Large-subunit ribosomal RNA, half A from Membranihabitans marinus, 1660 nucleotides, folded computationally.
It was read from a public genome assembly.
[in-house]
Context: one part of a larger RNA
RNA sequence: GGCGCAUGGAGGAUGCCUAGGCUCUUGAAGACGACGAAGGACGUGGUAAGCUGCGAUAAGCUACGGGGAGAUGCACACGAUCGGUGAUCCGUAGAUGUCCGAAUAGGGAAACCUUCUAUGUGGAAGACAUAGAAUUCCGUAAGGAAAGUAAACCCAGUGAACUGAAACAUCUAAGUAACUGGAGGAAGAGAAAACAAAAGUGAUUUCGUAAGUAGUGGCGAGCGAACGCGAAGAAGCCCAAACCGGUCUGUAUAUCAGGCCGGGGUUGUAGGACUGACAUAAAGCAAGUAAAAAGAAAUAGAAUGUUCUGGAAAGAACAACCAAAGAGGGUGAUAGUCCCGUAUAUAGAAAUAGACCUUGUGGGUCAGUAUCCUGAGUAGUGCGGGACCGGAGAAAUCCUGCAUGAAUCUGCCAGCACCAUCUGGUAAGGCUAAAUACUUUCAAGAGACCGAUAGUGAACUAGUACCGUGAGGGAAAGGUGAAAAGAACCCCGAGUAGGGGAGUGAAAAGAUCCUGAAACCAUGCGCUUACAAGCGGUCGGAGCCCUUCGGGGUGACGGCGUGCCUUUUGCAUAAUGAGCCUACGAGUUACUCCUCACUAGCAAGUUUAAUCCGUUCAGCGGAGUAGGCGCAGCGAAAGCGAGUCUUAACAGGGCGACAGCUAGUGGGGGUAGACGCGAAACCGAGUGAUCUACCCAUGGGCAGGUUGAAGUUUUGAUAGUAUCGAAAUGGAGGACCGAACCAGUUGACGUUGAAAAGUCUUUGGAUGACCUGUGGGUAGGGGUGAAAGGCCAAUCAAACUCGGAAAUAGCUCGUACUCCCCGAAAUGCAUUUAGGUGCAGCGUUGUGGAGAGUGUCAUGGAGGUAGAGCUACCAAUAGGGCUAGGGGGCUUCACCGCCUACCAAACCCUGAUGAACUCCGAAUGCCAUGUCACUGCAGCAACAGUGAGGCUAUGGGUGCUAAGGUCCGUAGCCGAGAGGGGAACAACCCAGACCAACAGCUAAGGUCCCCAAGUGUAUAUUAAGUUGAAUUAAACGAGGUGUGGAUGCAUUGACAGCUAGGAUGUUUGCUUGGAAGCAGCAAUUCAUUUAAAGAGUGCGUAACAGCUCACUAGUCGAGCGUCUGUGCGCGGAAAAUAAUCGGGCAUUAAAUAUACCACCGAAGCUUUGGAUUCCAACUAUGUUGGAGUGGUAGGGGAGCAUUCUGCUAGCGCUGAAGUUGAAUCGUGAGAUUUGAUGGAGCGGGUAGAAAAGAAAAUGUAGGCAUGAGUAACGAUAAAACAGGUGAGAAACCUGUUCGCCGAAAGACUGAGGGUUCCUUGAUCUAUGCUAAUCAGAUCAGGGUUAGUCGGGUCCUAAGGUGUAGCCGAAAGGCGAAGCCGAUGGCAAACCAGUUAAUAUUCUGGUACCUGUAUAUAUUGCGAUGGGAGGACGAAGUCGCGUAAGUCCCGGGCUGUGACGGAAUACAGCCUUGAAGUACUUAGGUGUUGAUCUAGUAGGCAAAUCCGCUAGUGAACUGACGUACGAUAGUACACCAAGCCCUCUGGGUGCGGUGAUAGUGGACCCAAGCAUACUUCCAAGAAAAGUCUCUAAGCUUCAGAUAUAUACAGCCCGUACCAUAAACCGACACAGGUAGUCGAGAUGAGUAUUCUAAGGCGCUC
Repeated sequence: GGCGCAUGGAGGAUGCCUAGGCUCUUGAAGACGACGAAGGACGUGGUAAGCUGCGAUAAGCUACGGGGAGAUGCACACGAUCGGUGAUCCGUAGAUGUCCGAAUAGGGAAACCUUCUAUGUGGAAGACAUAGAAUUCCGUAAGGAAAGUAAACCCAGUGAACUGAAACAUCUAAGUAACUGGAGGAAGAGAAAACAAAAGUGAUUUCGUAAGUAGUGGCGAGCGAACGCGAAGAAGCCCAAACCGGUCUGUAUAUCAGGCCGGGGUUGUAGGACUGACAUAAAGCAAGUAAAAAGAAAUAGAAUGUUCUGGAAAGAACAACCAAAGAGGGUGAUAGUCCCGUAUAUAGAAAUAGACCUUGUGGGUCAGUAUCCUGAGUAGUGCGGGACCGGAGAAAUCCUGCAUGAAUCUGCCAGCACCAUCUGGUAAGGCUAAAUACUUUCAAGAGACCGAUAGUGAACUAGUACCGUGAGGGAAAGGUGAAAAGAACCCCGAGUAGGGGAGUGAAAAGAUCCUGAAACCAUGCGCUUACAAGCGGUCGGAGCCCUUCGGGGUGACGGCGUGCCUUUUGCAUAAUGAGCCUACGAGUUACUCCUCACUAGCAAGUUUAAUCCGUUCAGCGGAGUAGGCGCAGCGAAAGCGAGUCUUAACAGGGCGACAGCUAGUGGGGGUAGACGCGAAACCGAGUGAUCUACCCAUGGGCAGGUUGAAGUUUUGAUAGUAUCGAAAUGGAGGACCGAACCAGUUGACGUUGAAAAGUCUUUGGAUGACCUGUGGGUAGGGGUGAAAGGCCAAUCAAACUCGGAAAUAGCUCGUACUCCCCGAAAUGCAUUUAGGUGCAGCGUUGUGGAGAGUGUCAUGGAGGUAGAGCUACCAAUAGGGCUAGGGGGCUUCACCGCCUACCAAACCCUGAUGAACUCCGAAUGCCAUGUCACUGCAGCAACAGUGAGGCUAUGGGUGCUAAGGUCCGUAGCCGAGAGGGGAACAACCCAGACCAACAGCUAAGGUCCCCAAGUGUAUAUUAAGUUGAAUUAAACGAGGUGUGGAUGCAUUGACAGCUAGGAUGUUUGCUUGGAAGCAGCAAUUCAUUUAAAGAGUGCGUAACAGCUCACUAGUCGAGCGUCUGUGCGCGGAAAAUAAUCGGGCAUUAAAUAUACCACCGAAGCUUUGGAUUCCAACUAUGUUGGAGUGGUAGGGGAGCAUUCUGCUAGCGCUGAAGUUGAAUCGUGAGAUUUGAUGGAGCGGGUAGAAAAGAAAAUGUAGGCAUGAGUAACGAUAAAACAGGUGAGAAACCUGUUCGCCGAAAGACUGAGGGUUCCUUGAUCUAUGCUAAUCAGAUCAGGGUUAGUCGGGUCCUAAGGUGUAGCCGAAAGGCGAAGCCGAUGGCAAACCAGUUAAUAUUCUGGUACCUGUAUAUAUUGCGAUGGGAGGACGAAGUCGCGUAAGUCCCGGGCUGUGACGGAAUACAGCCUUGAAGUACUUAGGUGUUGAUCUAGUAGGCAAAUCCGCUAGUGAACUGACGUACGAUAGUACACCAAGCCCUCUGGGUGCGGUGAUAGUGGACCCAAGCAUACUUCCAAGAAAAGUCUCUAAGCUUCAGAUAUAUACAGCCCGUACCAUAAACCGACACAGGUAGUCGAGAUGAGUAUUCUAAGGCGCUC
């Protein structure tokens, strides 16, 4: 380490429970709100954070009723109280009810700010209290109404898209979703200008049916009525007009017209007016009222004991009782009789309700028919749209945008174009209950609904925490026990941590608390393990351990053995998916739809639907016959009819002629999301410009240095001008260098970062088309864009959020228990079709008939393939011959001819090809008949799957006679097939697995070992380890070797070797510089001598020479050559991690070839036993016999388990479920018994109903592993020591050193944050990347003080809002005036001191501003009007000049070099002073005119003001400075009480002392003077405060000016951080963040380096 057992931890499944949900039923109610709603903010308790309640009368106040002992909510504590003089509590009615919100006095960033009027307090201002003050509509007015919110239902306006049509445009989705307006408890509709059809009905609405019918429709997908019938419920009325009267107005003054009011009148067999006659009623409506009824909190409300077990009795046993009450809940386990209740009965306020009655209103009949009335820009028509079942169609009917335009009862409209007849009705005005729809809400109840990953998102402080700028999104989280009896006390420990005892309790169930599974992590014990190669099991099995003796645990060694799922022709695959465990997780439901099967009822019939009635009330029973299906079909139809149609037909042919209907269950289909999860997208309505793009308004910023444009001045050149040059001045520039600032060029780092874009280095711009703050604007097919498809909140070729919506997905993935029977396909045709689908083919189940199928053999047929052939056709074809025709050549030209190794028809000879040639022509296959054998088969119905195939052999096409290629045919196999062999290896060889056996025989293939069986027999071959099979090798090369054939030489001596010769003419000739056998050419390659010897086979030389060969002799002594066939071998032979025949290995074999014998060898066959399917028989329900039982997709059958329900019979505290072991049974899913745990519920049988079975979906949620004690611990500015505290110190505190920043890493403010601020208060669980005694952490307490600072009570900009007004389906969009709105304008304060924490705020001192009152003096005051002013750009220069800084000279105080000396030396610190008041300078403006005088036609009226005209002639502004302020008794120094500590000393400092020291100089210069000055072109806010003028008006008053005194001065902010650990970045994050001050040395400088003040050493 492995396996097993035991005991634990961790975790929170399972079981049980329910406080909460879900779906419904019945009844009620169907609104709330200016009398201030819905919804909130803030408060409210003795202590009080949350929820609940309530509102300054604040967990409550008052009255009445109920009730009767405790009470102060959830919430269990302490404290303090209340209650029989009746609390708490319950019901009803009141009171109070802050602020926001329609929000309503004005404003506004909701919960805030600021006004006015009246009254009051008072003291004028300031302050306080109460009430009122919005807009629109109606109304003369008094007064009334509206608004806003709320779930669905309803009506109306506007109105999509995805989708379906397998594409898409008409169409569909759908008048749906959405937005908008409006109303009610319902809404809408509604009393026929309606239907119908020769008969009739009689408003509307709803249900059933008619009916998926008539229709409509790219006649596609689809859409889809009505009449009629059955029911529910029922209800009818009122105006306008004619006519009469009254009143008002008008005028042409009338017997007129119009408006208003009253009477009258209201319809189609027409009615009314009018004329005449009669009568005075009822119904209905409105108001008032009695009785009765219902009805709040409530009251009464029967009946049980004992024993046993137990912690507890309600359980068990025994014996009783009640019942108009045995619904339900609780009580220490299961209770009719213990408690609350229940049945029943009783009481009961206001409001509700409302008969009879009373009052009012209302309202009639008949006749006549001359005249009058009966709804006009209407009906209709044309054009364009829309609604109806009806898509423009032959298109009636209805609505209407534009245009046109009747009739008047002898009229008009409709009846599906239109016309006639007929029938029905009477438009152009209005009202109307019920039956119907819905449920935010209240009450009472129900469930074959859920039970904490379920059920609402939410059982709990849940629309909470948290996320997002926002719209919006959106969790997790239940259980001690009967009762807290919630563990006194002791010990360990730093300890309110934790642990061990003790105690409580039935049990620790011990607060992380019921049960307590698994993953995962441990400890102990048994067996086993350190040469072993392993999908980890299985078969055999030694040994060891335990044993209840049945058995159990372990497993050395050996055999065999490449996980699961999915997808595939095919997966161990290195193709997909899963880290592990637990829970959840996918063929469901609806439908009078269609079809089939089974079951049941009735049957030529069958069956009800809505609805109604009864009842024990979601149920059941009855009524209900409207309607449906069937009983007759055929035909386009008339029509005929067991037939009919076609047709001339009596023929032929087509379609017909045989029981159904209803219900239940099941299979399948259809319509619905339709098995589950999954898009990218489309459309609608909203939310976003805190990021970023551009724009608008208002503010801010840019060290320092350099260059030197225009212009100007002077001067020169020239006779002179123009012009040119020089110098000086000047200070321009999308100028230059370079910090801040902005950007982001290069490289590196970083890449699970420090950072979801940065750091370091380097670089670009840096007065400009620059950068930046604050406030605004532009919005999604839209914006913005110096343009990159860039940016629009870390998202952009169309943002985000929610909705249509479960869009659609011919695509991918996943799809859950068992056993039994059968069992495919990967083909044809078609397809915008090719990975989809339809039909056919093949499968299953049922039915079904006998006429079917398969094989062998025989017989008989048709045929044109293989082959073969071509002098048999067609096509093609090599050589030769013969020879037309042609070409070429010759012939002096022409003609006639000739030649031809040129091309070549036909013919002949030889050879010879063909899928689309055939004079021929098989085998097999096919058809038919017959024999024999066998068993399945056609048709029909229902349900499928398949329609990607693959390999091998073979016949072909294609390709290269390439492919593990591709396309067909035939066969087999794999697919969907296990077993044996082939080393391994879907397909090859053998062989088809129901189960078991330690039985036998074989197949393929094997028999030396691995490894079962022969080191078998006989004969050969191979020498290459060839080879050891069928799966690597060729052309070619070669005296390898075996064995055939043919042919030579050879004892007259072969072949090979050795010895010797190999000569002469001649150096043959030619050529050549040379060529002599041997560069080359030529040839009579000749001749001679020889045993033999080439005018030479090679080597060689410049050429010769030389060495050889052929050839010959000798020696030797028997076979030697050549050609050719064949067996086995050799070379040819190179690949990437180490090699190999499977390995070891094997050589007369263990190789190869031939022959033979034996054996091994499978899930084949046989034997024995068993299971099961089908068929048959029978002794017939269980035996026998026969044939079977591989299996993916798929079909069929039978079962197991889970949850709930009915019935039935049971179990349980003497211990249910669950959890965890063991044993037994069943083919299996599973079941039973028993031990332990557990502590209250649960089964059996039978029938039913389902949220009904998981290993996989990159599944969902939770838990736990692995990586791993690994990476990392966030700027490399740095620490060290001593002491203290403490349980504990690298980090805390103190001290001494060291280091870092220092245009910052210091100081101040705006935004933003919100208590982080402070404490000599406490704490260390969590937070802090480590520790912590520390803290921006936790607990408790404390802290922010203003007339002058900032904001409001003042003003306006961009922009917003918005009256009048304009526009628009609605919502809404614009918009003079006005209002809001700072980033701008605008009255006023300084110094010093003080706190732990605030200070221009408190204190001291010294000032100033505004207002009110009074007093005095003077007086034309007066505005929302006029005028002035406020009031403005950029760049640049000079000067004055303070602060700060530096220097110099003094002064005060303190100190200073071991030793010696000096204090005239050196060092440090200090040597200082505000606002304000008074005076005033440099300078600036001004003679291009301050001021004053006079006039005046303009300034919307007026003006004494402004402007203008004429005159006159000098003022106005202003830093600095000086004086007071001033005795800041400050800074500094010294003395020093007391206190603390580490104690020769250090720290702190009550108090005191110095009547302390310059009121010196200089340099350089921020600020300021200065809104100045100069230059330039791009020409540079508004309004108020302020001054002045008058108008109305007032001129006693009031008002104004000046001085003095007294008084008043409101609301909000103020802590702290702010280049950051407190803001924005998820973090205590190397990033980002506007403005101000910003010292010294060096230096041009804010660069750089080093330092000061000050702050830090970056939390391992």